The RNA shown here (transfer RNA) has 72 nucleotides and comes from an uncultured Spirochaetales bacterium. Its Rfam family is "tRNA". Gene Ontology term of the family: triplet codon-amino acid adaptor activity. From the family's description: Transfer RNA (tRNA) molecules are approximately 80 nucleotides in length.

RNA sequence: GUCCCUUUCGUCUAGUGGUUAGGACAACGGGUUUUCAUCCCGUCAACGCGAGUUCGAUCCUCGCAGGGGAUG
Numbered sequence: 001g002u003c004c005c006u007u008u009c010g011u012c013u014a015g016u017g018g019u020u021a022g023g024a025c026a027a028c029g030g031g032u033u034u035u036c037a038u039c040c041c042g043u044c045a046a047c048g049c050g051a052g053u054u055c056g057a058u059c060c061u062c063g064c065a066g067g068g069g070a071u072g
Base pairs, nucleotide, nucleotide: 001071002070003069004068005067006066007065010025011024012023013022018055027043028042029041030040031039048064049063050062051061052060
């Protein structure tokens, strides 16, 4: 250089065009407990960036950026 894969809450992960963008762990608040832990309830928090297609995009297309791989 060329080609392929990948990017979603703090972390891991689900989501094949119409979802309130879900779950687990973490964090925070509360309950239980003499206290801590466990357990229970709740809260917070995300679609890498820019264009395009579409009535509608996390999802499809293109480009850029980051990460990984193959090849020379």